[in-house]
């Protein structure tokens, strides 16, 4: 030093419920407790879902708990 657990010690919070915010898709807070070791950040790529339009496309918008990419990061028995 690496790879490793049904060990420890943080941690985050799905769906519902509720108060709000927005034309939507979503978001914020409280409640909760499906679940994540990057479910911390990041809309670069593809997907999805909204809105608007000259409509088999193009302009904006969300989602990082759809998949990957980037980039920071815990803990280490036994072997």
């Nucleotide at each position: 030093u690496c790879c490793g657990a049904u060990a420890a010690a943080g941690g985050c919070a799905a769906a519902g419920c509720u108060a709000g915010a927005g034309a939507a898709a979503u978001c914020u807070g409280g409640u909760g407790a499906c679940g994540c070791a990057a479910a911390g950040c990041u809309a670069c790529g593809g997907g999805u879902c909204c809105u608007g339009a000259u409509a088999u496309u193009c302009a904006g918008g969300a989602u990082a708990g759809c998949c990957g990419g980037g980039u920071u990061g815990c803990c280490g028995a036994a072997g």